[in-house]
RNA sequence: CCUCGACAAGAGCAAACCCCGGGCGACCGGGGGACGCAAAGCCACGGGACUCACUGAGUUAGCCGGGCUACCGAA
Numbered sequence: 001c002c003u004c005g006a007c008a009a010g011a012g013c014a015a016a017c018c019c020c021g022g023g024c025g026a027c028c029g030g031g032g033g034a035c036g037c038a039a040a041g042c043c044a045c046g047g048g049a050c051u052c053a054c055u056g057a058g059u060u061a062g063c064c065g066g067g068c069u070a071c072c073g074a075a
Stems, first nucleotide, its partner, number of pairs: 004073002012037002017032006035062001041068003045065003048060005
């Protein structure tokens, strides 16, 4: 350095649900809250699913694949 991921260490994120706000909506932001997560950090490139003012546009990265970056260091 690459791969890998432990009854290691120090950290981190935050499902459902509730409140407030935004959006036609899927859903998103803030607060609370933890089901879980070794990338549950980021990217809409491919597939899937979902939404709509539907020849199109959008949402979902915590659906799958892929790309980029990253803490620690047992086997």
Record summary:
c-di-GMP-I riboswitch aptamer from a Myxococcales bacterium, 75 nucleotides, folded computationally. The source organism's lineage runs through Bacteria, Pseudomonadati, Myxococcota, Myxococcia and Myxococcales. It was read from a public genome assembly, where an Rfam model found it. Its mean pLDDT, the model's own confidence on a scale to 100, is 92.